[in-house]
Molecule: c-di-GMP-I riboswitch aptamer
Organism: uncultured Steroidobacter sp.
RNA sequence: CGCUCGUUUUGGCAAACCCGUCGAAAGAUGGGGACGCAAAGCCUCCGGUCCCGAACAGCGUUCGUGGAUAGCGGGGUUGCCGGC
Numbered sequence: 001c002g003c004u005c006g007u008u009u010u011g012g013c014a015a016a017c018c019c020g021u022c023g024a025a026a027g028a029u030g031g032g033g034a035c036g037c038a039a040a041g042c043c044u045c046c047g048g049u050c051c052c053g054a055a056c057a058g059c060g061u062u063c064g065u066g067g068a069u070a071g072c073g074g075g076g077u078u079g080c081c082g083g084c
Stems, first nucleotide, its partner, number of pairs: 002084002005082002012037002017032006035071001041077003045074003048069004052064005
């Protein structure tokens, strides 16, 4: 330096749930709390799902210069330790 590798160590993150705050909602966020995670670090480019609005028509389908989800996948990018 590279790897389509991950067993060891140091550590790291933090699901559900509870409380507070923000939001119309999905959801986000602070604290508590750990289900799990070798990128569960970061980024909405692609798909999915969810919320909102609209249209269609027959209870789901499509659209949006809207929103959310990176812990739903794909992709991009950065990094620690170890191994090769």